[in-house]
RNA sequence: GCGGGCAUAGCUCAAUGGGUAGAGCAGCGCGUUGCCAUCGCGCAGGUUGUCGGUUCAAAUCCGAUUGCCCGCU
Repeated sequence: GCGGGCAUAGCUCAAUGGGUAGAGCAGCGCGUUGCCAUCGCGCAGGUUGUCGGUUCAAAUCCGAUUGCCCGCU
């Protein structure tokens, strides 16, 4: 230099063919318990790496760009 993959909640990861962004763990509250743990119920937490484009509508499609990883030279 060329090609490919990944980036989504504090962490690990989903999200079929574009149509209200979810789960587990962690956190908080309540219940249960003599207390803790476990268990049950609930709550909160996101500008989907960044910028732009297409579309009525983008995590998803297109372009550029940043970081990490892999391959080739």
A computed fold for a 73-nucleotide RNA from a Pseudomonadota bacterium, annotated as transfer RNA.
The sequence is in RNAcentral, with records from ENA.
The organism belongs to Pseudomonadota, within Bacteria.
Rfam family: tRNA. It is annotated as a transfer RNA.
The prediction has a mean pLDDT of 80.